[in-house]
RNA sequence: ACUCCUAUAGUUUAAAGGAUAGAGCAAAGGCCUUCUAAGCCUUCGAUGUGGGUUCGAUUCCCGCUGGGAGUA
Numbered sequence: 001a002c003u004c005c006u007a008u009a010g011u012u013u014a015a016a017g018g019a020u021a022g023a024g025c026a027a028a029g030g031c032c033u034u035c036u037a038a039g040c041c042u043u044c045g046a047u048g049u050g051g052g053u054u055c056g057a058u059u060c061c062c063g064c065u066g067g068g069a070g071u072a
Stems, first nucleotide, its partner, number of pairs: 001071007010025004018055001027043005048064005
């Protein structure tokens, strides 16, 4: 330099055009317990960025940025 893959809560991830963007772990609060752990309940928290297509975009297309792989 070129080609390909990838980007969603703190973390691991689901959602293949119409769901209130869902869940596990973590965090916070509560219940239980003499206390802790475990268990149960609740809460908080996310679509990298700028455009395009569409009635409607996490999803499709293009650019940029970050990460990864390959070739030279």
The RNA shown here (transfer RNA) has 72 nucleotides and comes from Eubacterium sp.
The source organism's lineage runs through Bacteria, Bacillota, Eubacteriales, Eubacteriaceae and Eubacterium.
It matches the Rfam family "tRNA". The family's RNA type in Rfam is transfer RNA.